[in-house]
Context: one part of a larger RNA
RNA sequence: UUGGGUUUAAAGGGUGCGUAGGCGGUCUAUUAAGUCAGCGGUGAAAGUUUUCAGCUCAACUGUGGGAGUGCCAUUGAUACUGAAAAGCUUGAGUACAGUUGAGGUAAGCGGAAUGUGUAGUGUAGCGGUGAAAUGCUUAGAUAUUACACAGAACACCGAUUGCGAAGGCAGCUUACUAAACUGUUACUGACGCUGAUGCACGAAAGCGUGGGGAUCGAACAGGAUUAGAUACCCUGGUAGUCCACACUGUAAACGAUGAUAACUCGCUGUCGGCGAUACACAGUUCGCGACUGAGCGAAAGCAUUAAGUUAUCCACCUGGGGAGUACGACCGCAAGGUUGAAACUC
Numbered sequence: 001u002u003g004g005g006u007u008u009a010a011a012g013g014g015u016g017c018g019u020a021g022g023c024g025g026u027c028u029a030u031u032a033a034g035u036c037a038g039c040g041g042u043g044a045a046a047g048u049u050u051u052c053a054g055c056u057c058a059a060c061u062g063u064g065g066g067a068g069u070g071c072c073a074u075u076g077a078u079a080c081u082g083a084a085a086a087g088c089u090u091g092a093g094u095a096c097a098g099u100u101g102a103g104g105u106a107a108g109c110g111g112a113a114u115g116u117g118u119a120g121u122g123u124a125g126c127g128g129u130g131a132a133a134u135g136c137u138u139a140g141a142u143a144u145u146a147c148a149c150a151g152a153a154c155a156c157c158g159a160u161u162g163c164g165a166a167g168g169c170a171g172c173u174u175a176c177u178a179a180a181c182u183g184u185u186a187c188u189g190a191c192g193c194u195g196a197u198g199c200a201c202g203a204a205a206g207c208g209u210g211g212g213g214a215u216c217g218a219a220c221a222g223g224a225u226u227a228g229a230u231a232c233c234c235u236g237g238u239a240g241u242c243c244a245c246a247c248u249g250u251a252a253a254c255g256a257u258g259a260u261a262a263c264u265c266g267c268u269g270u271c272g273g274c275g276a277u278a279c280a281c282a283g284u285u286c287g288c289g290a291c292u293g294a295g296c297g298a299a300a301g302c303a304u305u306a307a308g309u310u311a312u313c314c315a316c317c318u319g320g321g322g323a324g325u326a327c328g329a330c331c332g333c334a335a336g337g338u339u340g341a342a343a344c345u346c
Base pairs, nucleotide, nucleotide: 004317005316006315007300008299012314014201015200016199017198021194022193023192025088026087028085030083031082033081034080035077036076037075038074040072041071042070049065050064052062053061054060091191092188093187094186095184096183097182098181099180100179103177104176105175106174107173108172109171110154114150115149116148117147118146119145120144121143125136126135162169163168206247208245209244210243211242216240220236221235222234223233258313259312260311261310262309263308266292269291270290271289272288276284295302296301319346320345321344328339329338330337331336
């Protein structure tokens, strides 16, 4: 390079925005850069190939042809691609009127539970386990009643639910803010798709500074268990868990399935949920699920939300181990992250 692949065998980037690049709807006429055709020049010789010839043959050599798929110039063709031009409305977007939701940010408020404090009642145990013990308790615990404080999480509703690009998002209210969908077809008129580098976002843990600290709880201590027990069980308990700002940039970041567009056939069938039109059934559009066909697949299975049939663009894979390691570079406060081999070995 050609070919083959990426749900589970190696392989889809964690996600979005977007630069360059690649690709790109419909119609008309122009141009002729790509493209196609004709013609001219050139494409050294030797070599290769081929006709004939010369050394007794051959190797070798000579002669003529062909080839040299190319390049340059010129004359034409105009379907497709390109360029410049005038249009179009179906793609894309805007406007107007509605609808929806745990979408986001900030502030305020609420009750249950937990823990603690104070006071009351009350008396000998409580707690915990397979059984115990450590632990708490006559300095009055546990239990119970009242009041107060603190921090964190929001039972029921609640799901095959909803929203978000992903991570993710759930008590209630308010403010600000983003999005999707439906209708009208009013407006713009290809403004589109993808997207290397880049930029932004990105669970948990971790890090820095300052707060906060109820619960739970790495480390740690003690009690058990055990041959041992650096564990599982129990009693405590620091960091952390929470907030603000700043970093880190990774996850089985999963649908282990990149984005966009079209098609399929069973008007798929049985349906379920949400919103809008309509209101009376059917039907239309959007999103979320279950089952089954054609087709696909190694099978499991997927099946209009494809892993089916196609097109465009990006990312990635090429035996196991060594190894996501070493070295170098870049990033980071660090922890580490990104990029990423080889020897050797089977």